Predicted 3D model of a 377-nucleotide RNA (Bacterial RNase P class A) from a Gemmatimonadales bacterium. Its Rfam family is "Bacterial RNase P class A". It is annotated as a ribozyme.
RNA sequence: CUGGUCGAGCGGGAUGGUCGCAGGACGCAAGUCCUGAGGAAAGUCCGAGCUCCAUCGGGUAGACUGCCAGGUAACGCCUGGGCGCCGUAAGGCGACGGAUAGGGCCACAGAAAACAAACCGCCACCCAAUGGUGCAAGCCGGCGGGUGGUAAGGGUGAAACGGUGGGGUAAGAGCCCACCGCGCCGCUGGUAACAGCGACGGCACGGUAACCCCCAGUCGGAGCAAGGCCAAAUAAGCGGCGAGGUGUGACCCACACCGACAGCACAAGCCGCGGGUAGGCUGCUCGAGGUGGCCGGCGACGGCCAUCCCAGACAGAUGACCACCCCAGGCGCGCAAGCGCCGGGAACAGAACUCGGCUUACGGCUCGACCAGCGGC
Numbered sequence: 001c002u003g004g005u006c007g008a009g010c011g012g013g014a015u016g017g018u019c020g021c022a023g024g025a026c027g028c029a030a031g032u033c034c035u036g037a038g039g040a041a042a043g044u045c046c047g048a049g050c051u052c053c054a055u056c057g058g059g060u061a062g063a064c065u066g067c068c069a070g071g072u073a074a075c076g077c078c079u080g081g082g083c084g085c086c087g088u089a090a091g092g093c094g095a096c097g098g099a100u101a102g103g104g105c106c107a108c109a110g111a112a113a114a115c116a117a118a119c120c121g122c123c124a125c126c127c128a129a130u131g132g133u134g135c136a137a138g139c140c141g142g143c144g145g146g147u148g149g150u151a152a153g154g155g156u157g158a159a160a161c162g163g164u165g166g167g168g169u170a171a172g173a174g175c176c177c178a179c180c181g182c183g184c185c186g187c188u189g190g191u192a193a194c195a196g197c198g199a200c201g202g203c204a205c206g207g208u209a210a211c212c213c214c215c216a217g218u219c220g221g222a223g224c225a226a227g228g229c230c231a232a233a234u235a236a237g238c239g240g241c242g243a244g245g246u247g248u249g250a251c252c253c254a255c256a257c258c259g260a261c262a263g264c265a266c267a268a269g270c271c272g273c274g275g276g277u278a279g280g281c282u283g284c285u286c287g288a289g290g291u292g293g294c295c296g297g298c299g300a301c302g303g304c305c306a307u308c309c310c311a312g313a314c315a316g317a318u319g320a321c322c323a324c325c326c327c328a329g330g331c332g333c334g335c336a337a338g339c340g341c342c343g344g345g346a347a348c349a350g351a352a353c354u355c356g357g358c359u360u361a362c363g364g365c366u367c368g369a370c371c372a373g374c375g376g377c
Base pairs, nucleotide, nucleotide: 001373002372003371004370005369006368007367008366009365010364012326013325015323016322017321018320019319021036022035023034024033025032026031038348042359043358045357046356047355048354049353050223051222052221053220062219063218064217065216066215067081068080069079070078071077082096083094084093085092086091097214098213102212103211104208105207106206119154120153121150122149123148124147125146126145127144131140132139133138162180163179164178165177166176167175181203182201183200185198186197187196188195189194227282228281229280230279237273238272239271240270241269245266246265247264248263249261251259289308290307291306292305293304294303295302296301327345329342330341331340332339333338
């Protein structure tokens, strides 16, 4: 210099003025002052706090997770490590327990896709067309066919019952041997996953568990429209008052009516309680909080100290314009330091109980670390 791999950050800022919006403080009021979106506020996919409901204990079903160690309030997140695959490398990706517990599936192609099989080929034996030779018996060669052997070679496939080399054999084959791989046992290192070494077995039944399944672990439900408080209206229910108004009883009386009495019931209505609709208040924003420093740790992260207060609406605010400066950026001049001009900055997107993550979207810009190639000193 070129190409690449990771990581961090910005997502314009300040002052003044005019007009507005939301919340808070002050004020009798007019008004004044302060504060006012994001890295993802998003998707609502995980994990929690908080609230209410349920809850003896155990099991089943169901869902999720699945190498090891650590971090964390917790996690399916993060960090470090192991193993496998990809990349020259920096680095990236991985649902990464179990395939002799059982079941299922393996398209197409291919002979065969799982208690192996035989299409071509190779080998042995038998039959044998035709040909050669010979006087002949016969001998030589052998198209083709049959029986058997073989799993080395060819061919198919994502995958073909260990790989390479040698011995061996009729041809072959872990049939035998060496190395590699695999399994198993032991030793060593490591907290562990795992790795290294040695001995043994001769190799013995491929893949798929993001198919059922088995094993191990975790899991009660609903969510701020949770929940709590106040409370116009209204129904049920409860209490009080309630005209002799109604029934009934009793008085007078032979009986009835009238009348007078008021013991027991009934009742419109009124008042209160209750209940909780509209509405209001609360939950509500100080929190596993931000920033800086020191210490511990490879790191995720933890501890201590200092300092800061940073939106809380309920139809849902956070906006528009003007002036000027700074910053990012662009252009020009200059060897350079620098100077001049331009300069809404344009993406994705907008809080709604609060945190920790993950995922997804994003124009442009800045910085750092590392790798490879080429060149120079």
Description: The gene name in the source record is rnpB.